Transfer RNA from a Lachnospiraceae bacterium, 73 nucleotides, folded computationally. NCBI's taxonomy places the organism under Bacteria, Bacillota, Clostridia, Lachnospirales, Lachnospiraceae. It was read from a public genome assembly. It matches the Rfam family "tRNA". Rfam classes the family as a transfer RNA.
[in-house]
RNA sequence: GCUGGAAUAGCGCAGUUGGUAGCGCAACUGAUUCGUAAUCAGUAGGUCGUCGGUUCAAGUCCGAUUUCCAGCU
Repeated sequence: GCUGGAAUAGCGCAGUUGGUAGCGCAACUGAUUCGUAAUCAGUAGGUCGUCGGUUCAAGUCCGAUUUCCAGCU
C1' cells in the first nucleotide's frame, strides 16, 4: 500500500426483510434474614466510533473517515 472483519449501557454481547434499541453480569432500591451472603421483585443507565447521504422512517442501506484485529504484498 491492497483486501476483509469489528466498534451498540460500566463489562461481555444480541438486534431477523429498514418500522418504539434488548439480554446476561455489574450498580441502585425494596422484600426475605437477628445481620451478611444467596434468592425474589423492581429502578436507573445508550446522541448505536465520527461526519455526511438515501428514505415518511436508518443500529441496519450508500459514501468518507478514526481506532483495533486478521490476511496479502